[in-house]
Context: one part of a larger RNA
RNA sequence: GAGUAGCGAGAAAGAGGGUGAGAAUCCCUCUCGCCGGAAAACCAAGGUUUCCAGAGUAAAGCUUGUCUUCUCUGGGUAAGCCGGGACCUAAGCCGAGGCUAGAUUGCGUAGGCGAAUGGAAAGCAGUUUAAUAUUACUGCGCCACUAUAAUUUGUUUGAGAGAUGGAGGGACGCAGAAGGGUAUGUACGCAGACUGUUGGAUAUGUCUGUGUAAGCAUGUAGGAUGGAACCGCAGGAAAAUCCACGGUUUUAGAUCUGAGGUGUGAUGCGGAGUGUUUGUAAUGAACACGAAGGUACAAAUCCCACGCUGCCGAGAAAAGCUUCUAUUGAGAAUUACAGUGCCCGUACCGUAAACCGACACAGGUGGUUAGGAUGAGAAAUCUAAGGCGUAC
Numbered sequence: 001g002a003g004u005a006g007c008g009a010g011a012a013a014g015a016g017g018g019u020g021a022g023a024a025u026c027c028c029u030c031u032c033g034c035c036g037g038a039a040a041a042c043c044a045a046g047g048u049u050u051c052c053a054g055a056g057u058a059a060a061g062c063u064u065g066u067c068u069u070c071u072c073u074g075g076g077u078a079a080g081c082c083g084g085g086a087c088c089u090a091a092g093c094c095g096a097g098g099c100u101a102g103a104u105u106g107c108g109u110a111g112g113c114g115a116a117u118g119g120a121a122a123g124c125a126g127u128u129u130a131a132u133a134u135u136a137c138u139g140c141g142c143c144a145c146u147a148u149a150a151u152u153u154g155u156u157u158g159a160g161a162g163a164u165g166g167a168g169g170g171a172c173g174c175a176g177a178a179g180g181g182u183a184u185g186u187a188c189g190c191a192g193a194c195u196g197u198u199g200g201a202u203a204u205g206u207c208u209g210u211g212u213a214a215g216c217a218u219g220u221a222g223g224a225u226g227g228a229a230c231c232g233c234a235g236g237a238a239a240a241u242c243c244a245c246g247g248u249u250u251u252a253g254a255u256c257u258g259a260g261g262u263g264u265g266a267u268g269c270g271g272a273g274u275g276u277u278u279g280u281a282a283u284g285a286a287c288a289c290g291a292a293g294g295u296a297c298a299a300a301u302c303c304c305a306c307g308c309u310g311c312c313g314a315g316a317a318a319a320g321c322u323u324c325u326a327u328u329g330a331g332a333a334u335u336a337c338a339g340u341g342c343c344c345g346u347a348c349c350g351u352a353a354a355c356c357g358a359c360a361c362a363g364g365u366g367g368u369u370a371g372g373a374u375g376a377g378a379a380a381u382c383u384a385a386g387g388c389g390u391a392c
C1' cells in the first nucleotide's frame, strides 16, 4: 500500500428460552423462507474411522464459537438364506509340450485364470441401540447335507449309485400393438379427536387414521403344444432303457406354463389416540389399554412376458440341474423328529465440506425409488414425506 480488495452463487431471516467467563453464529421452542425427478431416500465406485458418546478450544474453520468432518479419551460394524469366496464360463490374459527366435522374445494346443456387471440352493414382517441390523431380538418360514425311528420297496427276477462320456435343459435379438393384473392414488363410507385470542361456525364442519410380508394351499385372466403306451432302429466316435429317426395303438376339459386374486400366515404385528408412573437446563423415557380397517373409480415406464405379431443386422458360453449307459452291487425312497451350516465384507460419506479437482472449491461423478394439484409429460409452477436457510 491498507484497515483497502475480499470473506466463494441474493434459499432469508425474526423472536423467546437455555448453556456459558463470554453467544447474530451452539442447544430448545414458535414464526418465516428454500428444495421437492431433489438441495429427499437406497446402492455401486472411491475415501478409510470421517460414525457414536464424554471432555476440550492453542491451531484448522475465510467472522464468531460454549460448536465442528478439529484435539483428547472411550465405544461402535454380529448373516446357512444380502454381496463375494469354498461353483461356472465371456471378452481378454497366462500358458506344460510345440512352432518361432539374437534374446529372459513372439504365437499358441492341452490346461488354467477371468463377472460384487452374465449363469447357479434358500427370508420375510415387526421390534430394538448413543452408534449395527433381511445380520441382534420376537413371530412365521425356507435351502443343502447328515443321523435316528416308522412305513414302503429291493438284495442276481438287481433297489440304488454312476462318469472327465452321450442326451436334454440352462439358452437368450429388436420394434410394435392389444389384453389381464398390481404397486399406488382419489372419492364415498367407517372410527377417534376437536369447536378457536377479528366476526360467524354442533354443521352437509375441521383434523387424523383407515395398514399388514415371505412361505404354504388353491391354479384363475392368459400363453404354448400335443400327450401317453408299445414295437423297430443303420445316427449321437464305445454302450444305452436316454435323445434323434420310423411305425402302430390310444387320448382332447390332455400336457406344460402362468401374473394376480382368494384362503391361511394373523386370537399375531402395527395402529390415530387414551391413561399411569417417572424425569431433564430443555427435548423426554417406561409401562398399560387401544377404534376403524368396507365399497367404487382411476392407474403405471412394474408383473404376466420377448408371451403375441412383425422385422432383418438373425440375436453368448459353461456349470449347477434332469436323464442314459460303461461301471458298480445292498441298500434306497417318503414322512416324522433332531443335528450341522466354514472364510471375507457389513460403521459412516456417497450430485458431496468425507470421492476426483492443491482449498470445507458455483466444476465433474454410474445405478435404483418416483406421493398430491394443474398438465400429453420424468416439462413447468405450487406442495407431501424428508431435508435445508451454505459459516460473516
Stems, first nucleotide, its partner, number of pairs: 013031006032389004040369004046349002050347001051075006060068002080142002082345004087119002092113003098107002123140005143341004148336006160328002165324004173311004179304003184298005189210006211269002215264004222257004226251007235243002273289006312315001355364002371383004